[in-house]
This record gives sequence, C1' cells and structure tokens, in this order.
RNA sequence: AUGAUAAAGCCAAGCCCGUCGUGAGGCGGGGACGGAAAGCGACGGGUCUUAGAAAACCGAGACGGCCGAGCUGCCAAA
Repeated sequence: AUGAUAAAGCCAAGCCCGUCGUGAGGCGGGGACGGAAAGCGACGGGUCUUAGAAAACCGAGACGGCCGAGCUGCCAAA
C1' cells in the first nucleotide's frame, strides 16, 4: 500500500422499551441493516435543531453509520 466466501475478536442501522433534552438528538436494554476504522476529536464542507403566529440572519447546539483532512488501531491471503 491492499482487503479473502480466511481466522480471532469488535461495533451495531431501522424498529421496540426505558430515560434525559424545547428540539435535532444523547444514554441504557432488546435486536441486526450493515461496517476494515461503523475507533477518537466538530478542523473544512454538508445535513438537521433552536421552546411563543411565520420566515431569514446572527448566536447557540446536534450528527463521526454523509464527505474530506487529522490522530490512533486488530488480523491477513493474493
């Protein structure tokens, strides 16, 4: 650098239950669509939220299982 119909393990979408939050969503349990970084961190882009009648901007947030870049990392055939 590459990623098997290999091996050892790992993670766990949607959905359901509980719980926290105005919300996007978070956490725990069940469960598996998938994943070779589906490990980590919001740096850039992107999407989404922000409680009162609506929209935009600012500000404040959410998503790492959207993409890029960064850091770290298991196994191994061709």